[in-house]
RNA sequence: GGUCGCUUAACUCAGUUGGUAGAGUACUUGCCCGACACGCAAGAAGUCAUUGGUUCGAGCCCAAUAGCGACCA
Numbered sequence: 001g002g003u004c005g006c007u008u009a010a011c012u013c014a015g016u017u018g019g020u021a022g023a024g025u026a027c028u029u030g031c032c033c034g035a036c037a038c039g040c041a042a043g044a045a046g047u048c049a050u051u052g053g054u055u056c057g058a059g060c061c062c063a064a065u066a067g068c069g070a071c072c073a
Stems, first nucleotide, its partner, number of pairs: 001072007010025004019056001027043005049065005
C1' cells in the first nucleotide's frame, strides 16, 4: 500500500425482511437476614464510532473518515 471483518448500556453480546433498541453481568432502591452474601420485586443507564447520502421512515442500505483485528504484498 491492497482486500476483508468488527464498532450497539459501565462490561460481554443479541437485534430476522428498514417500521419508536433488548438480554446477561454490574449498578440503584425495596423485601428477606441479627448482619452480610444468596434469593425475590422494581428501577436507572444508549446522539447504535463520526459525518454525509438514499428513504415517508435507517442500528440495519450506500459513501467517506477514525479506531481495532485478520490476510495479501

Transfer RNA from a Bacillota bacterium, 73 nucleotides, folded computationally.
The source organism's lineage runs through Bacteria, Bacillati and Bacillota.
The coordinates come from a structure-prediction model, not an experiment, and the mean pLDDT is 82.